[in-house]
RNA sequence: GGCUGCAACAUCCCCGUCGGCUGAGCGGACUAUCGCGGCGAGUCGACUGCAGCC
Numbered sequence: 001g002g003c004u005g006c007a008a009c010a011u012c013c014c015c016g017u018c019g020g021c022u023g024a025g026c027g028g029a030c031u032a033u034c035g036c037g038g039c040g041a042g043u044c045g046a047c048u049g050c051a052g053c054c
Base pairs, nucleotide, nucleotide: 001054002053003052004051005050006049007048013040014038016047017046018045019044020043021042022041023039025036026035027034028033
């Protein structure tokens, strides 16, 4: 460096980070749509870390 599997780290458990898409929720607007976030729903890409193989 490549491939495969995984999330130890977490103020019970689950939850690595960022972004995209689908769908849901909440709020504004009121038929055009806009905004919000631990959405305990799914999915894709990149990255961090752990383990194994080459």